Predicted 3D model of a 514-nucleotide part of an RNA (small-subunit ribosomal RNA, 5' domain) from a Patescibacteria group bacterium.
It matches the Rfam family "Bacterial small subunit ribosomal RNA". Rfam links the family to the GO terms ribosome and structural constituent of ribosome.
It was read from a public genome assembly.
Context: one part of a larger RNA
RNA sequence: GGACGAACGUUGGCGGCGUGUCUAAGGCAUGCAAGUCGAGCGGACCACAUUUUGUAGCAAUACGAAGCGUGGUUAGCGGCAAACGGGUGCGUAACACAUUGGCAAUCUACCUCCCAGUCGGGCACAACUCGCCGAAAGGCGAGCUAAUUCCACGAUGGGCACGCGGGGACAUAUGUCAUUCGCGUGUAAAGCGCAAAACGCGCUGGGAGAGGAGCCUGUGGCCCAUCAGCUAGUUGGCGGGGUAAUAGCCCACCAAGGCUACGACGGGUAGGGGGUGUGAGAGCAUGACCCCCCUCACUGGGACUGAGACACUGCCCAGACACCUACGGGUGGCUGCAGUUAAGAAUAUUCCUCAAUGGCCGAAAGGCUGAAGGAGCGACGCCGCGUGCGGGAUGAAGGGCUUCGGCUCGUAAACCGCUUUUAUUUGGGACGAAUUCUGACGGUACCAAAUGAAUAAGAGGUUGCUAACUCUGUGCCAGCAGCAGCGGUAAUACAGAGACCUCAAACGUUGUCC
Repeated sequence: GGACGAACGUUGGCGGCGUGUCUAAGGCAUGCAAGUCGAGCGGACCACAUUUUGUAGCAAUACGAAGCGUGGUUAGCGGCAAACGGGUGCGUAACACAUUGGCAAUCUACCUCCCAGUCGGGCACAACUCGCCGAAAGGCGAGCUAAUUCCACGAUGGGCACGCGGGGACAUAUGUCAUUCGCGUGUAAAGCGCAAAACGCGCUGGGAGAGGAGCCUGUGGCCCAUCAGCUAGUUGGCGGGGUAAUAGCCCACCAAGGCUACGACGGGUAGGGGGUGUGAGAGCAUGACCCCCCUCACUGGGACUGAGACACUGCCCAGACACCUACGGGUGGCUGCAGUUAAGAAUAUUCCUCAAUGGCCGAAAGGCUGAAGGAGCGACGCCGCGUGCGGGAUGAAGGGCUUCGGCUCGUAAACCGCUUUUAUUUGGGACGAAUUCUGACGGUACCAAAUGAAUAAGAGGUUGCUAACUCUGUGCCAGCAGCAGCGGUAAUACAGAGACCUCAAACGUUGUCC
C1' cells in the first nucleotide's frame, strides 16, 4: 500500500447492486416450511332434479320414506411424491475431495424410442356398524365391504431367468458378444374417462437410450520423529454366506504373512475443490457469499418401506434434556424461514406473493411450495449523485495574530443575478405476461408541472518519517506516542483557540492476511 462476512469511536443527505451469528453443532415458546390425485376404490355428508309412495289438503302444495341420477366436499383404503428442494461444517487426513482411467464385477422410479401382450379365478383389511378400556395420547374385540390393494391360484408367452450340451468371433482370463443352435424347468398383467366406437391415460414382459447412482484405480494437496516400529480378520488361499455388484464385507478351515525413514503407527489440526486476497511473478495466505462433491440432523445404535434412505420436519431401542398428567402413563427434537433466550466486540422482519423461474401431484382445472421472486432493517461493502453556480472590496462586523503600522480567516459573508440535480407537492404511469386470463414487487421505477438555495459535512492530522504553525494554559505535573521520542517556565510534540493539511458521507482506531 492492498484486502475484510468485520468490530469500536465520532459523524451521517440520497440511490443502485451486493451482503449480514465468524461465538454455544447451546436450549427453544409460537406460526409456517410436502403434499397431491374423486378420471384407482367403497363409504359419509350437503345441494339439486326425477320416479314411486305415505300423511295433511278439494287442489296447488308442504312434510316424510324408498329408488335412480347430476353436482359439490373428503375422514379412510390405494397410487405417486416425500431419498428432491432448504440448512450445517460436528465428524473426517479418508478413494472424503480433485484429477486420470476401469467395471468382461453393477443397479436405475419417472422420461424418450422399439417389440410383444393385457385371458380367467380367489382371499382379505381399513372406512362403516356394535361392544369395551383409557384423564389423555391412544387402543382392544366382533361383524360387513370396494379397488389400479393382496394371492408361495390357473392360462398364454418370449429375444427374459435358471440348468445342461455344441459351434463362431473377441479376450491374458473367471468370461463377453452375435435375434447362434438344441433340450428341460420357471415366471406376467388393472383398470379408468367417453352413451358407444375410435381415442386418451394407464398396466405387464423384453430390448435400447438419456440422465442418476454404486464400486475399483494411478497421481495430488496440513503440522509434529520430543510419535520408530505397527498389525490377529491382521496378509494371502480354499470353501461358503452376503450384496445390484467385486472384495476378510462376514464366517469356518489352512498357511504366516502384510505395512514402514519414499515416514508405517501414534498425536495435533482441518470438510475438499472451482475459487478468493495479495504479489511483477514465483509464491504466501485463505475456502464468507455463488457453483460442484462430501458430511451430519438432540446423542448413540438399528433396521423397515422403497427404483433410490439406513431417511432433517418416517419407524424402533437406549440415553440426556424439556413439557403434559387424573401418577397409571404419554409427548417432543429449528444445523428449514421468521422469531426467542444464552453466549459474544458483533450480525436483520415472528413481512408480501406464488405474478415470474423451478419442483411435486393431477387428464385437466388446479392444489401445495419460508425453493424462489420481492419488500423491510444495518454506511457492513462496492459504485454513482448531491450539499449550489456567476458576480460581489467600505477588503464590513466578528475571531486570531501583531513589530500596533498592520496581517489573516477572505470573494469568504452580506448584497445582486441565475439554476433546480436533490427535496417537497400535484398529475400521469410501466416493462417484467411467454399466453385468453393472471403482477407480490407497486401507484414502485420512470415522465410532466409547480415551489424554492431551498432538505444535506464531517472526521483525522499539523516535531521528523509525513502534506500542514502560531498564540495561550501547564511546568518530567497533567498528559501524548506507530517508531525515534516530547513535557523539569518562552513546548510548532500535552490541553484549548485560531489558522492550515488530507480524505470525504464518510473519517479514524483495533484485529487478521499478503